[in-house]
SAM riboswitch aptamer (S box leader) from a soil metagenome, 101 nucleotides, folded computationally.

């Protein structure tokens, strides 16, 4: 600082999984999750190349080698606050916590 965008197939396993905890939705034995193997996304770090009259520290643009990440769903929704909306039940919007990277 960003979390409305992206980008799966093969092998293995073999009952839960979707981070905890409630509550809801979802996924899963037509094989989920989780591992390898390959592929792919993106562009946070290194790097590389441009602009910025000379430098290029800082600032933009690019690349995708390297090292993370990531590849159902909005971070799968709430949950707490505040403003509206609503007879109500509950709805919306913005904030927070939490968490991820």
């Nucleotide at each position: 600082a960003u979390c409305g965008a992206g980008a799966g197939a093969g092998g293995c396993u073999g009952a839960g999984g979707g981070a905890a905890c409630c509550g809801g939705c979802c996924c899963a034995c037509a094989g989920a999750c989780g591992c390898c193997u390959c592929g792919g996304c993106a562009a946070c770090c290194u790097g590389c190349c441009c602009c910025c009259a000379c430098c290029a520290c800082a600032g933009g643009a690019g690349c995708a080698a390297g090292g993370u990440g990531c590849c159902a769903a909005g971070c799968c929704c709430g949950g707490c606050g505040a403003g509206c909306c609503g007879c109500g039940a509950g709805g919306c919007u913005c904030g927070g916590a939490g968490g991820a990277u």